[in-house]
């Protein structure tokens, strides 16, 4: 400092979340020790128990104990002392301790005033402290009550109460002076009036009183503490007044002691504080009045800061004390642990009556997520009394508890590689835990054990000395010295010593954000989750494990608060299209305002004073071993007042100027507004001609209108809206908005000119005003139009789009509404900032007679565009660009412009405007594809045009389905269905039954054991197998090896799953043109460019242009077949001329040709001619065998479909191991109410049946093809020449010539069936071909829809091969022969390129997505009503005081 989340991908706006800090915390795991802080926030909820406030006998009487002396025998009793208890007196019980309920200002912080006030103890000064009464408690006596607590009579004292005396002095009054801003301060005379208290210690002399006396007591001195008055301080408090801090305008008007004033009471003391009377004022948008919420504040927390937030611990103020209200006493209260009165609890009770207040410390009970000991001590600091000593002290000082926080310490260190075992992993080679342990060698904080062992202490204090004081050597006081004495914590910190590595490590996390990764179970389960999302058989995201990562006596989590969040922006945001400029003007208040000059001194600003407690943050230092944590110094607390100065800005006051502003003059524009009047063309309405069936109308229809005369056409009238052309990104107006003449009346605006005023100005909360259309009232008006309504269509429906009608409304006057995509989605004013070019009105200049074209400025109104500016689109002097003033609005999406209230409105509705809840988005601009029943170009047998078909029959085949023990399995739109399977009787085979086997049918090693083993016979048995019998090994270095059979280990085996875990191969789109890359340019980016754009191709084929320039996969070429020729070779092929001939190239011979198979030629838009841009190309033509990629064929870019195969092969994972594996035998794959595709034969005469005859190519061939001949009707069968092939096998057939058949279910057609054979083969029954004879089914050309084909093609006709023992082949692949017809074109249907638009779709239109309904569940709003709280408003009763 940032990050993750909206999309395929970008950029932006704009929510939500994270990463760090803190907490009086809670919770979960887990816990060694130590210091130092902290610990009922929730019920201001109720409390048992205990303690928290007394003390003084040196103020006073008594009573009791106990010691002492004395008397008495004894009870007993007289002094002294000490003590204790009670009650009268004095001081304190207004302090410390607790808590935050009220309070939004009677409070607080902060500065000020108090000339309007008070003050006990204290401390300074002065004066004084003198006489006398009267009760009264306590005590005794009766007595009342359960008690609590009293009555009655009787006695006494005082620092208690009352009176007199005096007045320095104080008050009050009158008269006189001085100050002072002030009602007043001070001084001076007069008068009037106000005071008290003792008691402790000593004491020579004297005096008094009792006494016999000794003494005793009192005066008198004198010292301590007291008492009084009065001044002064000090600290303390009472009042006042500024200023400053929460929320709501969905609180807008508050208020009658209210505001003031007079007079009077009251009060320490102003004051409506209280009362009588007069006036009627006061407060308020700078936010009263009201509702909520809340103790302030120094500070703390968190931020760079500005700032938020927050007010436990400490400190300072306030309040309050079970609830409410009053007073009394007192220097001080309406008093926490005082009183009196009402109430609510509790609690005694003899029922008549009492008593209490833990928001003191501790505990308790409730509530709650949650918060401690019913400890020790006054030893220390502090407080009350007290002359002291001393008592009182739950204040405080200590300890306990609680990882609640913060700081520290430790839980070992060092060496140690066979890198042990184990564990997990693993591509089995390893690799990691991991120097980690083990193990050697050290060390002992801490902690346990033993021993020593501080500081916190300062005072008190017997007694001596010495000042002080006094009349004094007395007392008293103060210094010095001092015996003895005071520790709760605690034998604590601390410090030795011993002891053994000995006694101390956990949580959390590991997909990205975020450091940290593999294995296994799980299988959209279980379950994680801060976002975002992981989990539907290979999950680094669940759980569990080994491994790391973080942080550490703790980690997480959960809760709040700041921070990031520039996400309320003052630093430091916006408002065109994301949210957001009021519709539009006028204009109050406020806010800002032009040039000059003088003055002031409110803002500002600078120096000085006072104040901002301490504490805490910062700094710099010291003390606990360090640090937390305390102490000591500094600085700082940005504040607030006061003074003194300064005069540049703003402010205020006065004098001035003109450029802002506005007036005058002279002119000029316009659909600017209000009112009258007039005017034509055209709808439609009536009349009356004229005419006759049809008119409207629509995709086409009909509803409607017409023979009762429409429409059409004339002619005349009637009435009412609107004003064609001109008209123009022209005009005017503030917006809405204004369009026939014409005229009256109103308003702006511009020009020229600078003559007048002299800042008179901008902006604009509230307020007023205007304000389309639609509606609302009332009243007229209605031509056309038309919601609503009807009624025809369309349609699955059609409450709609079309048509026929048709009422409010639309018009007009008047009065309401007050909204709109009221939009430039752009507030108003003002400067200033490059241009280019239209156009409107006006003045000027040059030119001309004169106008205009040109030219320049001024106001306005548009394009296009520079710089800048913006997320981008775009904007761009008419700014969205630079800056100012001022006003409005906006802060995520839905809920919501709801709903509650309030106002406005007849009404409809407008105006202001929430929240619960609910999502992690939602948006904008652009980009890339896809996709439109958009566009604009182009291809394909896509259509059209043609020619066979398929769909109907019948068989064949696959499929589906159904069936079955099985019907093995897969493939299903195109792109599955004569597919896989180029051959299921057994095998094949995987599928079912039944019957064996279990290192196995098969392979490789290893141990251990036998020795054969193959073979052949017999015999069970469906066999598979299993018995029995014969038969029998090689090499050797003698150790043992081959080779095999059996046991046993590792292992074999699997056509089991998962093609959505792959490889590979292979469909498809698609032989479609296309897909990319480098490097440059261009954009912030995604991404464009290139590859688009004119041409042209079969093609992104080539050209030409061009910020592009090049390349690469594709196209095309190079490869094969074919078509012509040419050379070479001629044998098994071929015969032209020659010779033979059994007439067959057979035969001698030839290589001419055919024809074979190598090599070459040949076609390149090469040539001409027109077109074309002098191009590419394009048409036409010559020659050629062949012409414009000649024909086919091979050969499939990036890449889509999670397309197809785990059953071809190969593979990972999962499963199965006496079986899901492996053998055998028999069945099935062949099934059949049905459906669907693909073919075959045909339905006939372009035919069928016979009889004659004619031409081929490929191609296989030895477990093979098989010739002649001969038997069979024939399949065939015997036969065995020839041939391992241009040699030998292999009859093409449609056609050609005849002849028959004559339009029939037939000389068509052949299914189906009967019978008889022939082939293969171990075997033809489920289940093979093929021959004969018989039988002769449907079928007479095929509904809706549909295919396939552009020439050697379709269509027709034969052959051949692969598989194979034999066929289900009408299939597939191949090969020849006969051999057509069409195509004007591209509108439409499918598919397919390219380039453009639109997009809320990206899984991409098989897309997205809206509404009702049903049901369930949450919030919200309203309801008849019911209930509680809180605040208020009138009245009645009424307790203390």
């Nucleotide at each position: 400092a940032g990050a993750a989340u909206u999309u395929g991908a970008u950029c932006u706006u704009g929510g939500u979340u994270c990463a760090g800090a803190u907490u009086g915390a809670a919770u979960g795991c887990u816990g060694a020790c130590g210091g130092c802080g902290u610990g009922g926030a929730u019920g201001a909820g109720g409390c048992a128990u205990g303690c928290a406030a007394g003390u003084c006998g040196u103020a006073c009487g008594a009573a009791g104990u106990u010691g002492u002396a004395g008397g008495g025998u004894a009870a007993c009793u007289u002094g002294c002392a000490a003590c204790u208890u009670a009650g009268u007196g004095g001081c304190g019980g207004a302090a410390g301790g607790g808590u935050u309920a009220g309070u939004a200002a009677u409070a607080c912080a902060u500065g000020a005033a108090u000339a309007a006030c008070u003050u006990g103890c204290c401390c300074u000064u002065u004066a004084c402290u003198u006489g006398g009464g009267a009760a009264u408690a306590a005590c005794g006596g009766c007595u009342g009550g359960a008690a609590a607590c009293g009555g009655c009579c009787g006695c006494u004292a005082a620092u208690g109460c009352c009176u007199a005396a005096u007045g320095a002095g104080g008050u009050g009054c009158u008269a006189g002076g001085a100050g002072g801003g002030a009602u007043c301060u001070c001084c001076u005379a007069g008068u009037a009036u106000c005071a008290a208290a003792g008691u402790g210690g000593g004491g020579g002399a004297c005096c008094g009183g009792g006494g016999a006396a000794a003494c005793c007591c009192g005066g008198c001195c004198u010292u301590g503490c007291g008492g009084u008055a009065a001044a002064g301080g000090a600290g303390a408090g009472g009042u006042u007044c500024a200023u400053g801090g929460g929320a709501u305008a969905u609180c807008a008007g508050c208020u009658u002691g209210u505001u003031g004033g007079u007079g009077u009471g009251g009060u320490a003391a102003u004051g409506g504080c209280g009362c009588a009377c007069c006036a009627a004022g006061g407060c308020u948008a700078a936010g009263a009045c009201g509702u909520c919420u809340a103790g302030g504040c120094g500070g703390a927390c968190c931020g760079a800061g500005a700032g938020g937030u927050u007010g436990a611990c400490c400190g300072c103020c306030a309040a309050c004390a079970c609830u409410g209200g009053g007073a009394c006493u007192g220097a001080g209260a309406c008093a926490c642990u005082g009183c009196c009165c009402a109430g609510a609890c509790u609690c005694c009770u003899a029922c008549g009556g009492g008593a209490g207040g833990c928001u003191g410390c501790a505990g308790u009970c409730g509530a709650g997520a949650a918060u401690c000991a019913u400890u020790c001590g006054c030893a220390a600091u502090g407080g009350g009394c007290g002359a002291a000593a001393g008592c009182c002290u739950g204040a405080c000082g200590a300890u306990g508890c609680g990882a609640c926080g913060c700081c520290g310490u430790g839980u070992g260190a060092a060496c140690g590689a066979a890198g042990a075992a184990g564990g997990c992993u693993c591509u089995c080679g390893g690799g990691u835990u991991g120097u980690a342990a083990a193990g050697u060698u050290c060390u002992u904080u801490c902690g346990c054990c033993u021993g020593g062992g501080a500081a916190c202490a300062a005072g008190g204090g017997a007694u001596g000395u010495c000042g002080g004081u006094u009349a004094a050597u007395a007392c008293c006081c103060g210094g010095c010295a001092g015996a003895c004495u005071u520790g709760a914590g605690g034998g604590u910190a601390c410090c030795a010593g011993g002891u053994a590595a000995a006694g101390a490590a956990g949580c959390a996390c590991c997909g990205g954000c975020u450091a940290a990764c593999u294995c296994c179970g799980u299988g959209c389960c279980a379950g994680c989750a801060g976002c975002u999302g992981c989990g539907g058989u290979a999950a680094u995201a669940c759980g569990g494990a080994g491994g790391g990562u973080g942080c550490a006596a703790g980690c997480a989590u959960u809760a709040a608060u700041c921070g990031g969040a520039u996400u309320u922006a003052u630093u430091g945001g916006g408002c065109g299209u994301a949210a957001a400029g009021a519709g539009c003007g006028c204009g109050u208040a406020g806010g800002c305002g032009g040039a000059g000059a003088u003055g002031u001194a409110a803002g500002u600003c600078a120096g000085a004073c006072g104040u901002g407690a301490a504490a805490u943050c910062c700094c710099g230092g010291a003390g606990c071993u360090u640090a937390a944590c305390u102490c000591c110094g500094g600085a700082a607390c940005u504040g607030c007042a006061u003074u003194u100065g300064a005069a540049a800005c703003u402010g205020c006051a006065u004098c001035u100027c003109u450029u802002g502003a506005g007036g005058g003059u002279a002119g000029g524009c316009g659909g600017a507004g209000a009112a009258a009047a007039c005017g034509g063309a055209a709808u439609u309405c009536c009349a009356c001609a004229u005419g006759u069936a049809g008119c409207g109308g629509u995709g086409a229809a009909a509803u409607g209108c017409g023979u009762a005369g429409a429409u059409a056409u004339g002619u005349g009238g009637a009435g009412g809206a609107a004003c064609a052309c001109c008209c123009g990104u022209g005009g005017c107006g503030a917006a809405g908005g204004c369009g026939g003449u014409u005229u009256u009346c109103u308003a702006g605006c511009u020009u020229a000119u600078u003559c007048c005023u002299g800042a008179c100005g901008c902006u604009g909360a509230g307020g007023c005003g205007c304000g389309a259309a639609a509606g609302c009232a009332a009243g007229g008006g209605g031509a056309g139009c038309a919601a609503a309504c009807a009624g025809g269509a369309u349609u699955a429906g059609a409450u709609a789009c079309c048509c026929u009608g048709g009422u409010a409304g639309u018009c007009c006057u008047u009065g309401c509404c007050g909204u709109a995509a009221a939009c430039g989605a752009u507030g108003u004013a003002u400067a200033c900032u490059u241009g280019g070019u239209g156009u409107a009105g006006u003045c000027g200049g040059a030119c001309u007679c004169a106008a205009c074209c040109c030219c320049g400025a001024c106001u306005g109104u548009g394009c296009c565009g520079u710089a800048g500016c913006u997320a981008a689109c775009g904007u761009g002097u008419u700014a969205a660009g630079u800056a100012u003033a001022c006003c409005g609005c906006c802060u995520g999406g839905g809920g919501a412009g709801u709903a509650c209230g309030c106002u406005c409105g007849c009404a409809a509705g407008g105006g202001u405007g929430a929240a619960a809840c609910u999502c992690a988005a939602a948006a904008g601009a652009a980009u890339u594809g896809a996709c439109g029943g958009g566009g604009a170009c182009c291809c394909g047998c896509a259509c059209a045009a043609g020619c066979a078909g398929u769909g109907g029959a019948a068989c064949a085949u696959g499929u589906g389905g159904u069936u079955u023990a099985a019907u093995u399995c897969g493939a299903u739109g195109c792109a599955a269905c004569g597919c896989g399977a180029a051959g299921a009787a057994c095998c094949u085979u995987a599928c079912c039954c039944a019957g064996g086997c279990u290192u196995g049918a098969c392979a490789u090693g290893c141990a251990g054991u036998g020795g054969a083993g193959c073979g052949c016979a017999c015999c069970a048995g469906a066999g598979a197998u299993g018995g029995u019998g014969c038969u029998u090994c090689c090499c050797u270095u003698c150790g043992g090896g081959g080779c095999u059979g059996c046991u046993g280990c590792a292992c074999a085996g699997g056509u089991g799953c998962u093609g959505c875990a792959u490889g590979g191969c292979u469909g498809u789109c698609g032989u479609c043109a296309g897909c990319u890359c480098g490097u440059g340019c261009c954009g912030u980016g995604a991404g464009g460019u290139g590859u688009u754009g004119g041409g042209u191709u079969a093609a992104g084929u080539c050209c030409c242009g061009c910020a592009a320039c090049g390349a690469g996969c594709g196209c095309a070429a190079c490869c094969c077949a074919u078509a012509u020729c040419a050379c070479u070779a001629g044998u098994u092929g071929c015969c032209a001329a020659c010779a033979u001939u059994u007439c067959g190239g057979a035969u001698g011979g030839g290589g001419a040709c055919u024809c074979u198979a190598g090599u070459g030629a040949g076609a390149c838009u090469g040539c001409c001619u027109g077109g074309g841009u002098u191009a590419a190309c394009c048409a036409g033509g010559a020659g050629g065998a062949a012409g414009g990629u000649g024909u086919g064929g091979a050969u499939g870019a990036c890449g889509u479909c999670a397309a197809g195969u785990c059953c071809g092969c190969a593979u990972g994972g999962c499963c199965c191991u006496u079986a899901u594996g492996c053998c055998u035998a028999g069945g099935g794959c062949u099934a059949c109410a049905c459906a669907c595709g693909u073919g075959c034969u045909a339905c006939a005469a372009u035919g069928g049946u016979c009889g004659g005859u004619a031409c081929a190519g490929a191609a296989g061939g030895c477990a093979g093809c098989u010739a002649a001949g001969c038997c069979g009707u024939a399949a065939g069968g015997u036969g065995g020449a020839g041939c391992a092939a241009a040699u030998c096998c292999c009859u093409a057939a449609a056609g050609c010539c005849g002849a028959u058949c004559u339009c029939a279910g037939u000389u068509c057609g052949g299914a189906u069936u009967g019978g008889a054979g022939c082939c293969u083969g171990c075997a033809a029954c489920u289940c093979g071909g093929c021959u004969c004879c018989a039988u002769g089914a449907a079928g007479u050309u095929g509904g809706a829809a549909u295919u396939g084909c552009u020439a050697g093609u379709a269509a027709u006709g034969a052959c051949g091969u692969g598989u194979c023992a034999g066929c289900a082949a009408u299939a597939a692949c191949g090969u020849c022969g006969u051999g057509a017809a069409u195509a004007c074109g591209u509108u439409c249907c499918c598919g397919g390129g390219u380039c453009u638009u639109g997009u809320a779709c990206a899984c991409a239109c098989c897309g997205c997505c809206c509404g009702u309904c049903a049901c369930a569940u949450c919030a919200u709003g309203g309801a008849a009503g019911u209930u509680g709280g809180u605040u208020u408003u009138a009245c009645c009763c009424g307790a203390a005081g």
Small-subunit ribosomal RNA from a marine sediment metagenome, 1441 nucleotides, folded computationally. Its mean pLDDT, the model's own confidence on a scale to 100, is 85. It matches the Rfam family "Bacterial small subunit ribosomal RNA". Rfam links the family to the GO terms structural constituent of ribosome and ribosome.